[in-house]
Context: one part of a larger RNA
Molecule: small-subunit ribosomal RNA, central domain
Organism: uncultured compost bacterium
RNA sequence: UUGGGUUUAAAGGGUGCGUAGGCGGCUUCAUAAGUCAGGGGUGAAAUUCGGCAGCUCAACUGUCGGCGUGCCUUUGAUACUGUGGGGCUUGAAUUUGGUCGAAGGAGGCGGAAUGGGACAAGUAGCGGUGAAAUGCAUAGAUAUGUCCCGGAACCCCAAUUGCGAAGGCAGCUUUCUAGGCCAACAUUGACGCUGAUGCACGAAAGCGUGGGGAUCGAACAGGAUUAGAUACCCUGGUAGUCCACGCCCUAAACGAUGGUGACUCGAUGUCGGCGAUAUACUGUCGGUGUCCCAGCGAAAGCGUUAAGUCACCCACCUGGGGAGUACGACCGCAAGGUUGAAACUC
Numbered sequence: 001u002u003g004g005g006u007u008u009a010a011a012g013g014g015u016g017c018g019u020a021g022g023c024g025g026c027u028u029c030a031u032a033a034g035u036c037a038g039g040g041g042u043g044a045a046a047u048u049c050g051g052c053a054g055c056u057c058a059a060c061u062g063u064c065g066g067c068g069u070g071c072c073u074u075u076g077a078u079a080c081u082g083u084g085g086g087g088c089u090u091g092a093a094u095u096u097g098g099u100c101g102a103a104g105g106a107g108g109c110g111g112a113a114u115g116g117g118a119c120a121a122g123u124a125g126c127g128g129u130g131a132a133a134u135g136c137a138u139a140g141a142u143a144u145g146u147c148c149c150g151g152a153a154c155c156c157c158a159a160u161u162g163c164g165a166a167g168g169c170a171g172c173u174u175u176c177u178a179g180g181c182c183a184a185c186a187u188u189g190a191c192g193c194u195g196a197u198g199c200a201c202g203a204a205a206g207c208g209u210g211g212g213g214a215u216c217g218a219a220c221a222g223g224a225u226u227a228g229a230u231a232c233c234c235u236g237g238u239a240g241u242c243c244a245c246g247c248c249c250u251a252a253a254c255g256a257u258g259g260u261g262a263c264u265c266g267a268u269g270u271c272g273g274c275g276a277u278a279u280a281c282u283g284u285c286g287g288u289g290u291c292c293c294a295g296c297g298a299a300a301g302c303g304u305u306a307a308g309u310c311a312c313c314c315a316c317c318u319g320g321g322g323a324g325u326a327c328g329a330c331c332g333c334a335a336g337g338u339u340g341a342a343a344c345u346c
Base pairs, nucleotide, nucleotide: 004317005316006315007300008299012314014201015200016199017198021194022193023192025088026087027086028085029084030083031082033081034080035077036076037075038074039073040072041071042070048066049065050064051063052062053061054060091191092188093187094186095184096183097182098181099180100179103177104176105175106174107173108172109171110154115149116148117147118146119145120144125136126135162169163168206247207246208245209244210243211242216240220236221235222234223233258313259312260311261310262309263308266291267290268289269288270287271286272285273284274283295302296301319346320345321344328339329338330337331336
C1' cells in the first nucleotide's frame, strides 16, 4: 500500500465545542472544471511484443509494424459531481404556548446520628473478639437525662426512576443560569453532518496557599493470629477525607459497543408530553427496561436504544514478551502525564 477488522480474540479517542478538510435535501436555468465521445499533436533512440530478412542455425543484427495505459490541443455531449443565479420545505434553526427533571452556580435554613463539653442521677465495670488482649474506667467510666459546641453526610420517599456531553448529580428553600420534550405549524430557507490540529470540561487519589477538622482513616504504634504475619481481626491514630482559590488530567473514564441520518416483524413494563367518543381500551411523539422474528455473530449473544441492511466523517488495530519501557520532545511545582521505539527472545 491493497485487503480485513475494532462488545468479549489486537483495536472506539474519557466527553463536548469547533478550525481546516471530507461529505451533503427537492427543483430549475446557465456554465462545462471533473466526467464521457470523436479528431489532431506529442509520447526520442535502444529495450519489449509481432511479421519479414542477414550471418550454415541460434544468440546477435537489420527492417517494418504494434505497444507506450500519459500529456497537450480541438470539436461535441450534459445524466452525475463541481461552479454561478432563481425557486422550494421535508433536514436544521428560530418563534409562541405548555411541561419535566437528584442538570449547574450562589445564599439561607432543618432534623436524625457520630464525637466532644458542662451539669444531674448512678456504680463497677465498659469496650472488643472466633476466643482474647491492647484500650477506657473508683481522679467515677459505660448505660440514662437536660443544655451547649462543632464538623460531615442527608434515613424514609427511592424505583430496571429521573437529569446531564461525559465525569457526575439526592434534606428543604430562595435566586441566577442552562437544557430536553410536547403542541401549534407562525418565521428563516440547506443555514446541515462529521471533525485532524486546537480549545473547554473531566471521578478518586495526589500537589500548592490559606482555612476547617466530627466521622472514617493510608502511614505509624500497640494487642492478637501465625512457624513467621512488615497482612487479614482488634484498640488507637497522622496525612487525607470538608471549604476557597490554583494545579494535576488519569480510571474496568464500561454499554469494555465513536458520531449523524435512513430503512427493517412483534410482545410487554415504565418515565415525560399531546390527542380523543376522556374508568378502561385505543392513538401519537420523545426517553428508559425486558422478551423475541428475520438477519447478523466463532460462540456467548445482539436484535427499531442492533452487534441487522446501507451512506458519510473521525479515531484506532496488525503475533506474545521486551514495553506503555528507553531516548527525544512537549506539558507539570512535584508526583507524573502525552507522544512512543529498537536490540534481543519465543